[in-house]
């Protein structure tokens, strides 16, 4: 001083586990859209590809012989000119220095290359620096020039001459160098230093201006280098072994020097799971980037080293190279040729091409730093320093401030729209400033050295100090003035993650997306527009790193079930290891020293206005090395101990193991007998057996297999396993005793043994099961489940395989850490009690722990130590290689590619051909239908010009419709009309309008004739009608945009909530248990304890009874009338009518029962246990129905999708369902008398009664706005006929004649009457209804209506039953639990095969290609060795011969890679095909290893 952030996304919801994904920073960058200025950085990451043109390394005349060129000067000439190297200078040449720095690239290299730290007693170093010396004499060349060829050309060849600081020889010599033989010292070893002694070899250059520069030779120093060494330094083990000059060593040779560096001879070594060899891949370090750190990733610019220079490959020179702008020789490539032969190498700085997404100028200058030369002036320097391009990055400034008509301009957008609301102080406007911009002015440090001219010191050396000369950048930074808001804003984003919302356009299309995921008509999510949000001259996007990711986990992860413990033991190496004491100091702590180059990072100061940037200092560089120290712990050595471990000795224990023998049962077969027709099998059959005697009994006799009961969360084994008795033989664990050992121990990667079942090879065996097979069933199929059969195989030996869900899905071993309760071997004790303790095996539970379930001394808890595994799902335990097997196959074990999840426990549903309980006309018991005739409705379909629409398992179908002849009406066909057919407001005009008639027409509706308002207060007002304007209208779409209402679940008993508790949560309790109930009714219990919406009661009608009130009801008694009637005075008793009220509540007894309650034909009561019935329908379900009942959004139509009007259609008919009438007859039918409701309706009504008419009906008409009149009963009874028959049963259907109502009954009404008499003789499978006044069965009324298809619909009363044993079953429903992979919830999920399509990818006859390597075979250039002939007197040298090798060539093989007919899976894709294999007991539990088909 610094110091750690999360989010989305698997699921109805929930908690882990996991994966994908985002927010941050960074870049040598790219793209894409925009751009004002200025500083510092930076800029071919790809083609180490090719390279046009310039330049980048020269200097020095004070080393030389000269003089091409230029200048001067000299001679000579009158001038052109000639001649003199005579000066200044110098081309080319000789020499000498440089050229090995500087600069540029990262092929190549996994190496002592590179870091670091050490070491040479194994070495070199030009120039510089210091010390000591010394420099005598001589001598032959040779470039150059000059001639004279060759040749296109680069070059080149022979002659003559000539110099040097170029080359020779000779002298001179020590502290060099070699040789020899001593001494002394120090050293870890070879060894080194120092010392005197001999001998031998070896040097020099010279130039000037006389200041001075050079030259030799020793030592020394610097400063650069060489060479060893210890540590560190990618990736695969699907790379396991490799090596012959390899390892040593002795001798040589080479080198500056040490070494197999090389050579000869000798040994066999030497490296390697601590990872050799071999592949790929890559320069190396300081650093940069990220991160809290530890790490992770990186290697641009600057620095350090290394390596390369067109590609191998060589040596020359030289202090230094095996040399980027030097040679030589090979290969490709490219120019130039006169074809003969030449010449080149930008990974130097600038350009070009060329690859790419990409990367710049053929710039200026040596002012300055620096470098080479040189005494120096000076040249040279694409090194450097500056200038151009480029927003590539970083810093930094600006694009303008203030008020402001704001009581919010216009415009824009958006709204609930006479209005707001937003853009917005934003604009106009009114004030101020001038950085930047424009113009004018002035204007830098960087520069101070060499040098030069002077001066001091001072004295021949030198140093110091004054002045003066030098500026590419650049007239550039910077100042000062004027003028003027004047010159200046983009981009990206606005579903959530992530800051920011609306319109419109689009309609799963076009199109967005970083994940989730958007869009199928109301998109904040696509595209536009307003608005808004980040960010800023830059903003977004792509790439890539690192983060977050504790997602590889040292810091800091797990492994019952999420991925993960190896099947199991044993064991070598590794790892770790007990108590005590001694030494010692590897480790391990702490000073001290060096080292860790410098930049960079921090940290403080300083300079550019500030900032990036730079200066300076300091701390850092956690690191190695070295040295002194400390010894607790680890290690290592020694002594010692006994509590681990074994080892004795004794006892008991067992289904431990191996190999032998035996024993019954049972089942097959065979013999005999007994006995007769089945027998077996099954959900039911069959297929098989059986009169040639079977199942069935008896006796006998034989084979193999396995061992009932005992037996048990029970022994025993490592682990697979292991059971009838019984011998042998081998192991083993346990106690007990503490005799003996003395850490000998734990664990274990490779590695050995073991290891179910099947399965394989040989040889047995073979009862009984029993894969495959047959063969009956069963099914749509049935290659299965079920039957009869049956080979492999089960069994025995002996070799093999080596895997299982090898499970406690839990590695081994050691210690600690509450408890209860079993149980099996021992111990102590005399004991069966009891009470402890050792080893096991089990149940529960406390603390922890765990994501939860659990688990809890046999740990999933606390620690230790060792091993084995895991990192998303699928692909895939596959493919390739290895490897092990006789095969099957094991083991080891990936990619591509493709999702965004997979998964774990656990919740709450819902679901089960899961369980338990309980209910309901659910069955069952019965009684009456339908399903069979024909008719009436209604629906489907078909048909039409239209047959209008909607409803469709239950929960559509006599349903909207409570009534289609027109109308109704929505449909089709013509024919009309456009402010419209209605309505309403305001204007304006009129006084029609209507009524009567005429012509067309079907009518609408067109055209015409006549006729012609009302009231008044006289101001006007009202009506009608036109007429203009503004409002229209739609039975068009969407019930999935929606209110309202409706159907079901269901009158099922359920659904919920405060609060409290429990659980990390989702949740759960409560609401569950046990009783009762028709009920979540009540009680009991109880971490619950209240409460709410349901249920029940409150409400209506009927059922007794009281009482009040008596009309239009009633008539018992009085009275009057009648042919007769409450007909009429009366009456209030009865019946009735409609106000109140009472009554039932398990109250009461009796039994059961803790209570709730229940049972009793109990009592009493008109009624008895909700007395009957109706209203009443929780939470929610069905995107259930309804836009055509209304209303409503949004959408469409507007001389029409509006509207009128005729006409037609909805009523159509091979056919199919459903709902009903009416029937088949005698419990009936026909006639004939004859009784008795109860609830409704009625003035455009009901109509008595009378009369006609058979009759529907017609005339007439008292009476009733009704407890008054009226529509108004039938089955019953009573009597007569019919006599079982297509009938005196049923009425269809047809003909004829009428009635009614209507403007009209043709398509298309009811009725009446004559005739006519048709199916039908009780209804298959299967189905519906209803539990008492019901059900059957008569018959009656009303609503819609003119009338009416009415047999339906709602009501109402007349008569008036049967049956329930019960709860197995069917169908619904309710409570609990169970299981799930379902959550759109079983109409769910979901698997394979195949057929389509597209994608990677494996094998594969080939076939192409790359690096590498081995053998062989030739071989340049060169270095080394060798050498008679040729050349030199010689010394040498040509030449010629070997070794070696780049390079090329031939051969077999391996290793990568690329294609390939064909072919294996594989994965991915909205509606194909086939089945149904998983999930519930998933309909035969699943699943695992194995075989077979």
């Nucleotide at each position: 001083g610094c110091u750690u952030a999360g989010a989305g996304u698997u699921u109805g919801a929930u908690c882990c586990u996991g994966g994908c994904u985002c927010a941050g920073g960074a870049u040598g960058a790219a793209c894409g859209c925009u751009a004002g200025c200025g500083g510092c950085a930076g800029g071919c990451c790809u083609a180490a590809c090719a390279c046009a043109u310039g330049c980048a390394a020269g200097u020095c005349g004070a080393a030389c012989g000269g003089u091409a060129a230029c200048a001067g000067g000299g001679u000579a000439g009158c001038a052109a000119u000639a001649c003199c190297g005579c000066u200044g200078a110098c081309g080319a040449g000789u020499g000498g220095c440089g050229c090995a720095c500087g600069g540029g690239u990262g092929c190549g290299u996994a190496a002592c290359g590179c870091g670091u730290a050490u070491g040479c007693a194994a070495c070199c170093u030009a120039c510089c620096u210091g010390u000591a010396a010394c420099a005598g004499a001589g001598g032959g060349a040779u470039a150059g020039c000059c001639c004279c060829g060759a040749g296109a050309a680069a070059u080149u060849g022979g002659g003559a001459u000539u110099a040097a600081u170029a080359c020779c020889u000779c002298a001179u010599a020590g502290a060099a160098u070699u040789g020899u033989a001593g001494a002394a010292u120090c050293g870890c070893a070879u060894g080194a230093u120092u010392u005197a002694g001999c001998a031998a070899u070896u040097a020099a250059a010279g130039a000037u201006u006389u200041a001075u520069c050079g030259g030799u030779u020793a030592c020394a120093g610097a400063u650069g280098g060489g060479c060893a060494u210890g540590c560190g330094u990618a990736a695969c083990a699907u790379u396991a072994g490799c090596u012959a000059g390899u390892u040593g060593g002795u001798g040589a040779g080479g080198u500056a020097a040490c070494g197999g560096c090389u050579c000869a001879c000798c040994a066999a070594g030497g490296c390697g799971a601590c990872g050799a060899u071999g592949u790929u891949u890559a320069g190396g370090g300081g650093u940069u980037c990220u991160g809290a750190g530890a790490g992770g990733a990186u290697a641009a610019u600057c620095c350090c080293c290394c390596a390369c220079a067109c590609u191998g490959g060589u040596a020359c020179u030289g202090a230094g190279a095996c040399a980027c702008g030097g040679a030589c020789c090979a290969g490709a490539c490219u120019c130039c040729u006169a074809c003969g032969g030449g010449a080149g190498g930008c990974a130097g700085c600038a350009g070009u091409g060329a690859g790419g997404a990409a990367u710049a100028u053929u710039g200026g200058u040596c002012a300055a730093u620096g470098g080479a030369c040189g005494c120096a002036a000076g040249u040279c320097u694409g090194a450097a320093c500056c200038a151009g391009c480029c927003a590539u990055g970083c810093c930094g400034c600006g694009c303008g401030c203030a008020g402001g008509a704001a009581u919010g301009a216009c415009g824009g957008c958006c709204c609930u729209a006479c209005g707001g609301g937003u853009u917005g102080u934003a604009a106009a406007c009114u004030g101020c400033u001038u950085u930047u911009g424009u113009a004018a002015g002035g204007g830098a440090a960087g520069a101070a050295a060499c040098c030069c001219a002077g001066a001091u010191u001072c004295g021949u050396g030198a140093a110091u100090u004054u002045g003066g000369c030098u500026g590419a950048c650049g007239g550039u930074a910077c100042c000062u003035u004027a003028c003027g808001a004047a010159u200046a804003a983009g981009c990206a984003u606005c579903g959530g993650c992530u800051a920011a919302c609306u319109c419109c356009g689009u309609g799963c299309c076009a199109g967005c997306a970083g994940c989730c995921g958007c869009g199928g008509u109301a998109a904040u999510a696509c595209g536009g527009a307003g608005g808004a949000u980040g960010c800023a001259a830059g903003c977004g996007u792509u790439a890539u790193c690192c983060g977050g990711a504790u997602u590889u986990a040292u810091u800091g992860g797990g492994u019952u079930u999420a991925a993960a413990g190896g099947g199991u033991g044993c064991g070598c190496a590794g790892g770790c290891g007990g108590c005590u004491u001694u030494a010692u100091a590897a480790g391990u702590c702490a000073g001290u020293g060096g080292u860790g180059a410098a930049a960079u990072c921090u940290u403080c100061u300083c300079g550019c206005u500030c900032a990036a940037c730079g200066g300076g200092a300091a701390a850092a560089c956690u690191g190695c090395c070295a040295u002194u120290g400390a010894u607790a712990c680890u290690g290592u050595a020694g002594a010692g101990c006994u509590a681990g471990a074994g080892u004795a000795c004794a006892g008991a224990u067992g289904g431990g193991g191996u190999a032998g023998g035996c024993g019954g049962a049972a089942u097959g077969u065979a013999g005999c007998a007994u006995g007769u027709g089945g027998c077996g099998g099954u959900g039911a059959a069959a297929u098989g057996c059986u009169u040639a005697g079977a199942u069935a009994u008896g006796c006998u006799a034989c084979a193999g297999a396995a061992c009932a009961c005992u037996g048990a969360u029970c022994g025993c084994g490592a682990a697979g396993g292991c059971a009838g008795c019984u011998u042998a033989c081998c192991a083993a664990g346990c106690u007990g005793u503490u005799a003996c050992u003395g850490a000998c121990g734990c664990u274990c990667a490779g590695g050995c043994a073991c290891g179910a079942a099947a399965g394989c090879g040989u040889g047995g065996g073979u009862a009984g099961c029993g894969a495959a097979c047959a063969g009956g069933a069963c099914u749509a199929g049935a290659u299965a489940c079920c039957c009869u059969g049956g080979u492999a195989g089960u069994c025995c030996a002996c070799g093999c395989c080596g895997u299982a869900a090898a499970c406690g899905a839990u590695g081994a071993u050691u210690a600690c850490u509450a408890g209860c309760u079993g149980u099996u071997g021992g111990c102590g004790a005399u004991a069966a009690a009891c009470u402890g303790u050792c080893a096991g095996u089990g149940g529960c539970u406390a603390a922890g722990c765990g994501a939860a379930a659990g688990u809890g001394a046999u740990a999933a808890g606390u620690a230790a130590u060792c091993c084995a595994c895991c990192u998303g799902g699928g692909g895939a335990g596959u493919a390739c290689g290895a490897u092990c097997g006789c095969a099957a196959g094991g083991u080891u074990g990936a990619a591509a590619c493709u999702c965004a999840a997979a998964g774990g426990a656990a919740u709450u549903g819902a679901c089960g051909g899961g369980g338990g309980c309980c209910c309901g006309c659910a069955c069952a018991a019965g009684c009456g239908g339908a399903g069979g005739a024909g008719c009436a409705u209604g629906u489907g379909g078909u048909u039409u010009a239209a047959u209008u629409c909607g409803a469709u398992g239950a929960u559509a179908c006599g349903c909207g419709a409570g009534g289609a002849a027109c109308c109704u009406u929505a449909c089709c066909c013509g024919g009309g009309c456009u402010u419209a057919a209605a309505u309403g407001u305001a204007g304006g005009u009129u006084g029609c309008a209507u009524g009567a008639g005429g012509u067309g027409g079907a009518a609408a509706c067109a055209c015409u004739u006549c006729u012609u308002c009302c009231c008044u207060u006289c101001g006007g007002g009202g009506c009608u009608a036109c007429u203009u304007a503004c409002a229209a209208g739609g039975u068009g779409c969407u019930g999935c945009a929606u209110g309202g209402u409706u159907g079901u679940c269901g009158u099922c008993a359920g659904c919920u909530c405060g609060u409290g508790c429990c659980g990390u949560g989702a949740g759960g309790u409560g609401u569950c248990g046990g009783g009762u109930u028709a009920a979540g009714u009540c009680c009991c219990a109880u971490a619950a304890c209240g409460a709410g919406c349901g249920c029940a009661a409150c409400c209506c009608u009927c059922a007794u009874c009281c009482u009040u009130a008596g009309u239009u009801g009633c008539c018992a008694g009085c009275g009057g009338a009648u042919a007769a009637u409450g007909c009429c005075g009366g009456g209030g008793a009865c019946u009735c009518u409609a106000g109140g009220g009472a009554a039932a509540c398990u109250g009461c007894c009796a039994c059961c029962g803790u209570a709730a309650g229940g049972u009793g034909a109990g009592a009493g009561g008109a009624a008895g246990g909700u007395g009957a019935g109706g209203a009443u329908g929780a939470c929610g379900u069905c995107a259930a129905a309804u836009c055509a009942g209304c209303a409503c959004g949004g959408c469409c139509c507007u001389u029409a999708c509006g509207u009128c009007c005729g006409g037609g259609g909805c009523u159509a008919c091979a056919c199919a369902c459903g709902u009903g009438c009416u029937a088949c007859a005698a419990u009936g039918g026909c006639c004939g008398g004859u009784a008795c409701a109860a609830a409704g309706g009625g003035c455009a009504g009901c109509g008595a009664c009378a009369c006609c008419g058979c009759g529907a009906g017609g005339u007439g008409a008292u009476g009733c706005u009704a407890a008054u009149c009226u529509c108004a009963a039938a089955a019953g009874c009573c009597g007569g006929u019919c006599u079982c028959a297509g009938u005196u049963c049923g009425g269809a259907u047809c003909g004829g004649a009428g009635u009614c109502u209507g403007c009209a009954a043709c398509u298309c009404g009811a009725c009446u009457c004559c005739g006519u008499g048709a199916a039908g003789u009780u209804g298959g499978a299967u189905u519906c209804g209803c539990u008492a006044g019901u059900a059957a069965u008569c018959g009656u009324a009303u609503a819609u209506c003119a009338g009416c298809a009415a047999u339906g619909a709602u009501a109402c009363g007349g008569u008036g039953a049967a049956u329930a044993c019960g709860u197995u079953c069917c169908c619904g429903g309710g409570c609990c639990u169970u299981g799930u992979a379902c959550a759109c919830a079983c109409c769910g999920c979901c698997c394979g095969u195949c057929a389509a399509g597209c994608c990677a990818u494996g094998g594969a006859a080939g076939u192409u290609g790359a690096g590498g390597g081995u053998a062989c075979c030739u071989a340049a250039a060169g270095u080394c060795c060798g050498u008679a002939a040729c050349c030199g007197c010689a010394a040498g040298g040509a030449g010629c011969g070997g070794c070696c090798u780049a390079g090329g060539g031939u051969a077999a093989a391996a290793u990568c890679a690329g294609u390939a007919a064909c072919u294996g899976g594989g994965g991915c894709u909205a509606a194909g095909u086939c089945g149904u294999a998983a999930c519930a007991a998933g309909g035969u539990a699943a699943c695992c290893a194995a075989g077979c088909c």